[in-house]
Context: one part of a larger RNA
Molecule: small-subunit ribosomal RNA, 5' domain
Organism: uncultured prokaryote
Order: sequence, then structure tokens, then C1' cells
RNA sequence: GAUUGAACGCUGGCGGCAGGCCUAACACAUGCAAGUCGAGCGAGAAAGCCUUCGGGUGAGUAUAGCGGCGGACGGGGGAGUAAUGCAUGGGAAUCUGCCCAGUAGUGGGGGACAACAGUUGGAAACGACCGCUAAUACCGCAUACGCCCUACUUGGGAAAGUGGGGGACCUUCGGGCCUCACGCUACUGGAUGAGCCCAUGUCAGAUUAGCUAGUUGGUGGGGUAAUGGCCUACCAAGGCGACGAUCUGUAGCUGGUCUGAGAGGAUGAUCAGCCACACUGGGACUGAGACAAGGCACAGACUCCUCCGGGAGGCAGCAGUGGGGAAUAUUGCACACUGGGCGCACGCCUGCUGCCGCCCUGCCGCGUGUGUGAAGAAGGCUCUAGGGUUGUAAAGCACUUUAAGUUGGGAGGAAAGGUUGAAGUUUAAUACGCUUUAGCUGUGACGUUACCAACAGAAGAAGCACCGGCUAACUUCGUGCCAGCAGCCGCGGUAAUACGAGGGGUGCAAGCGUUAAUC
Repeated sequence: GAUUGAACGCUGGCGGCAGGCCUAACACAUGCAAGUCGAGCGAGAAAGCCUUCGGGUGAGUAUAGCGGCGGACGGGGGAGUAAUGCAUGGGAAUCUGCCCAGUAGUGGGGGACAACAGUUGGAAACGACCGCUAAUACCGCAUACGCCCUACUUGGGAAAGUGGGGGACCUUCGGGCCUCACGCUACUGGAUGAGCCCAUGUCAGAUUAGCUAGUUGGUGGGGUAAUGGCCUACCAAGGCGACGAUCUGUAGCUGGUCUGAGAGGAUGAUCAGCCACACUGGGACUGAGACAAGGCACAGACUCCUCCGGGAGGCAGCAGUGGGGAAUAUUGCACACUGGGCGCACGCCUGCUGCCGCCCUGCCGCGUGUGUGAAGAAGGCUCUAGGGUUGUAAAGCACUUUAAGUUGGGAGGAAAGGUUGAAGUUUAAUACGCUUUAGCUGUGACGUUACCAACAGAAGAAGCACCGGCUAACUUCGUGCCAGCAGCCGCGGUAAUACGAGGGGUGCAAGCGUUAAUC
């Protein structure tokens, strides 16, 4: 000099854009943060309103249940990890829901379990028994070239329907049937995502020199989606190490960031990629995917409820509280946008996100007036007592009104969606559906938005540090090795430009200094 997720002191007008628990991965009150689908299924209220008191409507709506998909994403903090990680470059023995392209199929049956009704246990959490019932839930049968397993010609393995529209034909009047859309099953390829292997690089300590028995390799077997001591039985005796094994300490890694002419050094907040973690420990289940932060069972510590028999919980999600600390924010608004989940869709959910609030934490921009004005006013300070200086500074006169304020107007962020018409496509069809296009309609948290215009009035807006040298800027008084200053050299013991104060000056400026930290 540059820099910071900074803190402290004094001061403080406005706006834009960023950033905001670096400490206790300490403990957490309260609310919210993951649901959705009635176009998979069977059930199915009430309030209210009307009433001829029978009922109707609300309404096949809300809602719980079965079922499907999603809760493995998104969000968080960095405890552990020195290599099962990360970065770069290769590789072969793999899987991949939803998505895309393609091929073939979607036939025919069955028995349950919730909900519900009844009985009943418990303080509660939550159950038990019995009975009824549906399905895109579950289980057989048929078929299966391609696919898989055995194996060499045999055997085994699949499915599900729902909704819209409809001219003939059939009908038990439910529909069949046709067609369209969304599904379902098997397989092939792709895309995306994920698992695995290898090489090189990746902090310090030798006051850590030897380490290792599933250890190193082989064979058989098991296991996995897959290779492999991954596991197991047997056999062999190997494997690593001064090119630093093992042990100990510290640490998430990277793109990057800061500094520097560079080489380097330091660092890893925000943003992005990867990893690991979710009160602590180990474990599996389900699933395409987890050994799963707001899932399960167990053990432990802690907290809470209890009728003492037994139960409930996990903010390193967003806010917020206590605690710790020099120190770090609202228990806000909205799904309008961008995305995510579910759904044919309308839509619902979304503390992701978009915004608001707070903070001089940083960067950037603007303002605190402009011109004129010498009687060089008064006052202050100083003085050789004449003067000098503060100083065009003020007052006065003439203007302007940025920004703040008040009033009015007012974009853009909005694309979508709905509806009507036309054309095309599909089709038996002028239905339905889909595509394109035109008209109408129509959605904003921010928001008193940005921006524009008008109004009034200089009106409400300057401090902080320093002035011995380094280092820009000097005098007076007080003090008298005292009180004090100080980054270094050093000042102070009676004329202190170095202490304290006044005047004056210098530097930066809504900031200025100090401290800490890096180069």
C1' cells in the first nucleotide's frame, strides 16, 4: 500500500447492489418447512338454506381408509475424513423410476384385507376379536419369436384398467362393439443419473522405523446390479516401508478468493461442483434409487406426559428463544415470477424461490446549495499594540430545488390459463381428442414500484483523525521527569511546534480512526 463474513471508539442525510453466528455439530418453547391424485377403488356426512314437516338441497361436496406416484429431490451446517475423499486423466465386470425412439401384447379366472358395522382393552399413545366389501391392491391359468435360467431340447417366467365421444350391429339395457386419450406388461436401443477399478497430484512431525494373519496370492464355494479377501474352507508365505510404511497432530476437497510485476505466499465466507453428516452408536426394511434430517426397530444420554402399568421427542430446514461470545438480522408477505412434487387438466402443496423488514458490514452513486458580496463588520486567536489572521468566510442582495417531503399520473416483470370461431390431423364420423391460428376475456407478493409531472421553501443534512522526524500540516496558554504521549526514533526535570486546552492548519469525508488478520 492492498484486502476483510470483521469488532471497538466518535460521528451520521439519501439511494442502488451485495453480505450478515467465523464462537457451543450447545440445548431448544411456538408456528410453518411434503404432499398430491375422485380420470385407480369401495364408502360417505354435517352446518346452513327451503319445507306441504314426509322431505329436498347442501352433495356424491368435505372427509378418513385401501391404492398409485413423490417423501433418496429441494433446504442445512462442516462434526468426521490425510484417503473408502477431492482434482485431473483413463478403464470394464454393472444398474437406471419418470423421459425419448422402436417391436409385440393387454385373453380368461379366483380368494382376501382396510374403510364400515358389532363387541371390547387402555389414563393416553395405541390396540384386540368377530362379520361384510371394492379396486390400476393381491394370487393362479393361458400365451411369450425376441428376454432370463438350466441346458442342447425340453422346462420355467407377464399384464389393468380408467376417462371422452359415437353411426350401424348385438344387448341381460349395466353395456358389448368402434374410436381417441391416459395407462399396464415383456423386450431392444438411447438419454440422464448412479455404483465400481486404475494412474498421478493432494498439510506437519523421525523427539513416530519398522508395520501386517484375511494379512499377500491361488483354488473351490457363497454373496452383489457388478469386479474383487467383499465373505468362507483349504493351500502357499507372502505384502508395505528412508521415493517415509506404521503412528501422532491438524484439516472437508475443488472451481475460486486475497495479495503480488510475476514466480510465489495466504485462504476455501457468499456463488457453483463433489464428499461426508443429521441427538450419540451400530442395524436392516421398503424401493429404480436410502442403509433414509422432518421413515422403522434396538441400545445410550437428555427433555417432557402419566391414573406409575406405560408412552412422546430430536431446528446442522425458515423464523424465533436461552446459552457461549468482541460479534452477526423478521416468530414478516406471496406462490405474481423461475423451478420442484402430484394430477389428463383446472389446480393443490412448496420457509426452494421471489420479495419485504433490520444492520454505516462492504462497494458504487448523489446531496448537505449556487452567484454576488470589503464597511475586509462584530467576535475569537495572535501581536513588535501599528497590525496580522479567521476571511468572501458570515451578514446582506439575487437565484436554483437535485435528493428528502406532499399531491397526482404511471410502465415493465404476464408468458400462461379460460372461452368462441376457423383450418389441419385422427376417425366410420361434421363427436371427442390433438396441433396451428384469430377474436374476446384474464392472473402482480413486491407496491404508496421504477419513472414522469406539479407544489412549497436554503429550506431538514459534516464529521473524524492528525500537525517533532519518517509524514502533508504551527502558534499561544497550562503543566514542570509530574500529569501524560508513543508504530519506531523518542518527548516531559519552568520559555515543550512531541503532554492537556484554545486559535490556526493538513488529510480523508458520510464517514474517519484504532485493534485483529493475510500478502